Predicted 3D model of RNase P RNA and transfer RNA as a complex of 434 nucleotides.
RNA sequence: GGAGUCGGGCGAACCGUCGCCGCGGGCCACGGCCCGAGGAGGAAAGUCCGGGCUCCACAGGGCAGGACGCUGGGUAACACCCAGGAGGGGUGACCCUCGGAAAGCGCCACAGAAAACAAACCGCCGCGCGCAGCGCGGUAAGGGUGAAACGGUGGGGCAAGAGCCCACCAGGGGCCGCGGUGACGCGGUUCGCUAGGCAUACCCCGUUCGGAGCAAGACCAAAUAGGGAAGGCGGCCGGCCCGGCCUUGCGCCUUCCGGGUAGGUUGCUUGAGGGCGCGGGCAACCGCGCUCCUAGAGGAAUGACGGUUACAUGCGCAAAAUGCAUGACAGAACCCGGCUUACAGUCCGGCUCCCGCA
RNA sequence: GUCACCAUCGUCUAUCCGGUUAGGACGGCGGCCUCUCACGUCGCUAAGAGGGGUUCAAAUCCCCUUGGUGACGCCA
Repeated sequence: GGAGUCGGGCGAACCGUCGCCGCGGGCCACGGCCCGAGGAGGAAAGUCCGGGCUCCACAGGGCAGGACGCUGGGUAACACCCAGGAGGGGUGACCCUCGGAAAGCGCCACAGAAAACAAACCGCCGCGCGCAGCGCGGUAAGGGUGAAACGGUGGGGCAAGAGCCCACCAGGGGCCGCGGUGACGCGGUUCGCUAGGCAUACCCCGUUCGGAGCAAGACCAAAUAGGGAAGGCGGCCGGCCCGGCCUUGCGCCUUCCGGGUAGGUUGCUUGAGGGCGCGGGCAACCGCGCUCCUAGAGGAAUGACGGUUACAUGCGCAAAAUGCAUGACAGAACCCGGCUUACAGUCCGGCUCCCGCA
Repeated sequence: GUCACCAUCGUCUAUCCGGUUAGGACGGCGGCCUCUCACGUCGCUAAGAGGGGUUCAAAUCCCCUUGGUGACGCCA
C1' cells in the first nucleotide's frame, strides 16, 4: 500500500421568524391570552418470539395441540445473550450447523440386476444336457447405473469367492481407568460388530406453554323500539374430560336481524430506566454508592421558511478556489427485553492474509 | 391499533402429507373449413410473488421480505 474479517458509535450543527401538542406559573370579560421549560428512532418498522400489566376464578389434574432442542451459565422470561463441546467450510482472522435413524413406521423419482432382516443383468466358478448355447446351483472380488451400492489395503484360503480367516488402517458397540460440573476428550481392553440418507415426514424422548388482549379493564354521561327470530340450557372457568367456584334465580347464554350512539375521564408513562465510580465474574451479567428525569397525542402534535457552517456525492474546471444541485432508511400510539428486515454517508478499535521498502 | 388468512399462464382454476415435460377452460396468434365472417377443428403461445435454507431433488416443508383480503367499538 492492497484485500478481508469481527466488534462498537454517530447518523448534521447553530441562529432567527411563524406555527402545532402536553406540562408549570400568572391574568381573565371563562371564549381565551401572556410568560417559562420540554417534544420521535436505531430501527419508533415486521408483529416473529418472551415478559410485565389487566380481565376471565385464586389458573388445579389429565388428554389433545403448539413451541423449543449439544453442555454449563445469565435473565422477569425467551426461539435471546455469554462461555465451552462436536461436526463442516476457509491459506487465515473467522464463519455456519446442532437430541434420537443399532425404538417403531414410512419414503428414496429416473436410471440400475438390486435402494436396504436384501438382491444375480453382465462377468467368474461347479455340475448336467439334446453343447456357437441352455438349465440348475454357488459367488457381492470385477463391470456398468445412480445423489446414494452394505468398510479399505495386502496376504492366506477357495471350484470361484467372501471378515470366511489373519496383519495393519478407519469407524462403531460393550466394559474399565483418568481429566472435566457437563457436553465431551484421552487411554486400555473386548466384540469381525461394519450399522446408507431423510425427523425443516409421521413419530419417540426431554423441557415448556391456561385463554384473551389497552378496541384489555374501570368510572361517568347521552340516546331508543331496552325490540324481534333461531338454537341451547342452571351459569362460569373460551379445545375436550375430570375437578372446582358462583347462584337458587325465573331467567341466562350463543348466533343472526333491527334500533340508538360515534362523547368525556382513567388505564398513561419513573422504568427488570439512563450516566459515572467501586467490587465480584473469563464473559453474558450481578451487587453497592452517588447522580439525572428524558414525548404522552387520540383522524392522532413533534412542522414550515430564511440564513451561516461542516461533510459526502454529482455537474463544470488542466488543477485548486469559487459556483450550482442533492442528502439514507424511516414517524412513538400501554410499557419493556430480544430477533429479523431497511439504511446516503461517516468515525473508532481488535485481528488476518498478500505485496513492497528499510 | 389487535388478530386471522391468501398469492400458480392475460383471466378463472387443478396439482400442493416432495419426484420425471405444472393439467384444464376462456382469451391471443397461425393453419384448415367458407364466397366472407361466426361456429367447428388442428397446432402454437403463456405461469409457481421475490430471496434464503433443509433435501439427491421444493409450486409443495421451514424462515425473511413484498403485495393483497377479511374480522373486531359502545349501549348490551
It holds a member of the Rfam family "Bacterial RNase P class A". Rfam describes the family as follows. Ribonuclease P (RNase P) is a ubiquitous endoribonuclease, found in archaea, bacteria and eukarya as well as chloroplasts and mitochondria. By type it is a ribozyme.